The RNA shown here (SAM riboswitch aptamer (S box leader)) has 123 nucleotides and comes from a soil metagenome.

RNA sequence: CUCAUGCAGAGUGGCUGAGGGACUGGCCCGAUGAAGCCACGGCAACCGGCUCCGAAUGCGUUCGGGGUGGCCAGGUGCCAAUUCCAGCCCGACGUUCCGCAGAUGGGAUUCGGGAAAAAUGAG
Repeated sequence: CUCAUGCAGAGUGGCUGAGGGACUGGCCCGAUGAAGCCACGGCAACCGGCUCCGAAUGCGUUCGGGGUGGCCAGGUGCCAAUUCCAGCCCGACGUUCCGCAGAUGGGAUUCGGGAAAAAUGAG
């Protein structure tokens, strides 16, 4: 840099001792012990191995299977909260505020979609 994924899942003990949830805002977690390190445990199908079904095939293999199709924990990863929520753009109904003679208009809030960013994996 590219691609894929995220409403699921999974913690105890020891050392230590004030921070942590990337950033900003919010909202949370934390002396009934944060982060870190160690030990043991667990979750999980991104990679890897085995295997089933279907399709294609140049017979080497490739592709697909609602919530890995099923099994394995070897390589990584992970074990508060949807990636905790929002941040930028678009759309929608309702509510509400501002404004106007009226219409147009602007703001807030709610919901939905898509980006961005960050994370993890593979290349």